[in-house]
Context: one part of a larger RNA
RNA sequence: CCAUCGUCUUCCAUCGGGGAGAGAAGACCCCGUGGAGUUUUACUGCAGCUUGUGCUUGUGGUAUAGUAGGAAUUGCACAGGGUAUCUGGGAGCCAUGCCCGGCGUUCUCCGGGACGUCGGUGAAGCAACGAUGUAACACCAGACUCUUUUUGCAGUACCACUCAUCCAGUGAAGACUGGAGACAUGUGCAGGUGGGCAGUUCGGCUGGGGCGGCACCCCUUUGAAAAGAUAUCAAAGGGGCCCAAAGUUGAGUUCAAACGGGGCAGAAAUCCGUUGAAGAGGGCAAAGCCAAAAACUCGACUGAAUGGAUUUCCAAACGCACGGAAUUCAUAGACGAAAGUCUGGCUUAGCGAUCCUUCGUGUGCCCACUAUUGGGGCCCGGAGGUGACAGAAAAAUUACCCCAGGGAUAACAGGCUCGUCGCGGGCGAGAGCUCCUAUCGACCCCGCGGUUUGGUACCUCGAUGUCGGCUUUUCCUAUCCUGGUCCUGCAGCAGGGGCCAAGGGUGAGGCUGCUCGCCUAUUAAAAGGGAACAUGAGCUGGGUUUAGACCGUCGUGAGACAGGUCGGUCUCUGCCUGAUGGAAG
Numbered sequence: 001c002c003a004u005c006g007u008c009u010u011c012c013a014u015c016g017g018g019g020a021g022a023g024a025a026g027a028c029c030c031c032g033u034g035g036a037g038u039u040u041u042a043c044u045g046c047a048g049c050u051u052g053u054g055c056u057u058g059u060g061g062u063a064u065a066g067u068a069g070g071a072a073u074u075g076c077a078c079a080g081g082g083u084a085u086c087u088g089g090g091a092g093c094c095a096u097g098c099c100c101g102g103c104g105u106u107c108u109c110c111g112g113g114a115c116g117u118c119g120g121u122g123a124a125g126c127a128a129c130g131a132u133g134u135a136a137c138a139c140c141a142g143a144c145u146c147u148u149u150u151u152g153c154a155g156u157a158c159c160a161c162u163c164a165u166c167c168a169g170u171g172a173a174g175a176c177u178g179g180a181g182a183c184a185u186g187u188g189c190a191g192g193u194g195g196g197c198a199g200u201u202c203g204g205c206u207g208g209g210g211c212g213g214c215a216c217c218c219c220u221u222u223g224a225a226a227a228g229a230u231a232u233c234a235a236a237g238g239g240g241c242c243c244a245a246a247g248u249u250g251a252g253u254u255c256a257a258a259c260g261g262g263g264c265a266g267a268a269a270u271c272c273g274u275u276g277a278a279g280a281g282g283g284c285a286a287a288g289c290c291a292a293a294a295a296c297u298c299g300a301c302u303g304a305a306u307g308g309a310u311u312u313c314c315a316a317a318c319g320c321a322c323g324g325a326a327u328u329c330a331u332a333g334a335c336g337a338a339a340g341u342c343u344g345g346c347u348u349a350g351c352g353a354u355c356c357u358u359c360g361u362g363u364g365c366c367c368a369c370u371a372u373u374g375g376g377g378c379c380c381g382g383a384g385g386u387g388a389c390a391g392a393a394a395a396a397u398u399a400c401c402c403c404a405g406g407g408a409u410a411a412c413a414g415g416c417u418c419g420u421c422g423c424g425g426g427c428g429a430g431a432g433c434u435c436c437u438a439u440c441g442a443c444c445c446c447g448c449g450g451u452u453u454g455g456u457a458c459c460u461c462g463a464u465g466u467c468g469g470c471u472u473u474u475c476c477u478a479u480c481c482u483g484g485u486c487c488u489g490c491a492g493c494a495g496g497g498g499c500c501a502a503g504g505g506u507g508a509g510g511c512u513g514c515u516c517g518c519c520u521a522u523u524a525a526a527a528g529g530g531a532a533c534a535u536g537a538g539c540u541g542g543g544u545u546u547a548g549a550c551c552g553u554c555g556u557g558a559g560a561c562a563g564g565u566c567g568g569u570c571u572c573u574g575c576c577u578g579a580u581g582g583a584a585g
Base pairs, nucleotide, nucleotide: 008585009584010583011582012581013580014579015578017577018576019575021572022571029406030405032403034402035401036398037397038396039395042200043199044198045197046196048193049192050191051190052189053188054187055186058161059160060159061158062157063156064155066153067152068151069150070149071148072147075144085143086142087141088140089139092126093125099120100119101118102117103116104115105114106113107112165180166179167178168177169176170175203216204214205213212233217239218238219237220236221235222234240389241283242345243344247301248300249299250298251297252296253295255279257275258274259273260272261271281290282289284350286348287347288346305331306330307329308328309327310326311325312324313323333342334341335340356384357383358382359381360380362379364378365377366376367375413460414458415456416455417454419453421449422448423447424446425445426444430440431439467542468540469539470538472534473531474530475529476528477527480505481504482503483500484499485498486497487496488495508520509519510518511517548566549565550564551563552561553560554559
C1' cells in the first nucleotide's frame, strides 16, 4: 500500500416490538335527591266527551203526585138504649130549627151514617141518672185522621202554539218565505269519564349494582377485651300488644319434684304423711330479681287521680325533639288497728312533629259582620299518622339515549390469595394365587405450581381495544417421538414403571364462529404450557357487544331475555427507541 472481516460515527430505505403510542374528560358499570324520550290500572292536573241544574226561556191545555190555606165530610173492640176520634170549658141547649114520610146522590164494619130536594106536623127532643178506662154531635173552642172540592206555590209527564233562538233559500239591504222550536245553541255551577295532552316522581343500606333480605324504630343476651362507650348482610331471640283485673291495699297460705301409704285408678287423676331455698310460678323474649313474697287465695276499693317542680335515659365533649323512668310538693281520696303503701301492671320493649280535621273544659281572652240563628282566632288537654318509625303526596322503561363524575365501584387484563384446579410426596388398609410398594392404591396428613374456576377490589373509567383464526418469534419441562440408563409379575418381539436429557421434531383433513371436543386416514410422535388467556399503529371480523327486523317466553304496555335468527363503517402521513438491509467517513 492492497484485499477481507469486525467495531465506531453520520445518513438512506424498509418494518412495525416498545413508548401500558396518538385520537375522543369511557358509549359498558356505578353514582347524582342531574336530564330527556316512551309507556301505563304511578301521582296531580288540563282539554275533550257526558250527566244534572240555573239563565238565555215565551203562550195555552190535559193528567198526576207533593206542600200550604179555605169549605165540607168521616171516626163502629167488648159492655152499653147506640157507629163514643182526642183535649178543654160547661149546666143547660134548641124555633136561624127539630121530628116524620117520599125521591135522588154518596160512604159503609151491611147494623146504618151524611147531604140535597118535596110534602106534612106542632111541643116536643137531647143532656144530668145506670153501665163505661174516657160522657154526651146538649152547646162552644182547639187539634188529629179519612174522603171530596177549591185556591196558591214549586214540580213531573205529555200535547199544541210562536215571538226568543237555530237551519235552508231569496234579496243590494231593511227584510221576506219555508222548516225546526222553547228542544237545540250559548253560558255559569256541580258530578263522572278522561296517557288525548301536560308537569313531576320513580327511597336507603348493600363485600359493584340488580334479585333476595332489613342488619331502616325499639327490647334482651353474647361478641365487648371485669368502669362507661363500641362495628359487620356478626351469633341467639323478641316488640308494634294484653289486662276493669292480670290494677291498689290489707290479711292468710307456700311452690316444683321425690319417697311412703291409699277402692275403682294404670307411669301420670283426687286424698294422707315426710323431705323439700325454689330445682315452681311471676300474661309474653331473654337477662336480672322475688318465699310469713313480687308467687297462690280472699275482702274492700279505683292512685290506671288532678295541678306544679327537679333529676335522668334516649344522646360516653357541648347541644338535641318525641318518648320512657325516678324523686318530691299541694289538693282530694283508697286500703290498713297502726306504722304505712298507692301518680297502673316484678324491672328492662309495646311507639310518633308542623299543617288540617275533630272532641273536651271555661259566666276565660281577642276580632269582624248581620235582621236573627250565627262566624273566625287564642289559651289548656285528648284523638285521627306518617313502621323509610326527627314524619315529601309519587310507577315503570330506555339497545334511541344525553350530561357531570368515579378506578371511592363492576366486566377484560395485571397484583394478592389458592378453597377449586393441575402435579407431587408421607403412611400403607386393600387388590395383585402367596407377597403393601412389578403394577394399582382407599381413609388421613404434608407440599409445589399459578395454565381452570372462584375470592378480593390494590393500579387503570380526561379509555391499557374484548373471543377465535391467520402470521411470526422466543422460553419452560411436569418428555409424546428421537438418545442414554435402571426395575419389572422383563424368555424373545412387544409392553408397564422410574432416572438423565428441551438438540431437533410434534403434521393433514371433515363438523362447528369456536378454544375445546368428536371423527377419518397417516405418522417416529401427532406432549403439555407461558409470554397482557404472546401477537388488531400485523391481518381478519365468523362470534360476542349499539342503532333495523323476525320468532319463542315474560310484561296491560313502553320494552326485556349468558334464548334463537338475518344484517351491520376495524383510523393513524408524523416523533423517539428498536430490528433488518445498504451507503459514506
A computed fold for a 585-nucleotide part of an RNA from a Nitrososphaerota archaeon, annotated as large-subunit ribosomal RNA, domain V.
It matches the Rfam family "Archaeal large subunit ribosomal RNA".
Lineage of the source: Archaea > Thermoproteati > Nitrososphaerota.
The sequence was found in a public genome assembly.
Its mean pLDDT, the model's own confidence on a scale to 100, is 80.